[in-house]
This is a predicted structure of a 72-nucleotide RNA (transfer RNA) from a Clostridia bacterium. Model confidence (mean pLDDT): 81 of 100. Lineage of the source: Bacteria > Bacillati > Bacillota > Clostridia.
RNA sequence: AGCCAGGUGGUCAAGUGGUGAAGACAUCACGCUUUCAAUGUGAUAACACGAGUUCGAUUCUCGUUCUGGCUA
Numbered sequence: 001a002g003c004c005a006g007g008u009g010g011u012c013a014a015g016u017g018g019u020g021a022a023g024a025c026a027u028c029a030c031g032c033u034u035u036c037a038a039u040g041u042g043a044u045a046a047c048a049c050g051a052g053u054u055c056g057a058u059u060c061u062c063g064u065u066c067u068g069g070c071u072a
Base pairs, nucleotide, nucleotide: 001071002070003069004068005067006066007065010025011024012023018055027043028042029041030040031039048064049063050062051061052060
């Protein structure tokens, strides 16, 4: 320098045009328990950035940036 894959709550991770952005762990509150642990219920919390297409973009297109891999 070129090519490919990826960036989604604190962590992991699904979703690929329209639903309330699923789930697990973690955190907080409450219940249970003599207490703790375990367990049950509930709550908080996320689409890398910019532009375009579209009635509508996490999703499609372009650019930037970051991470990983391959080639030179």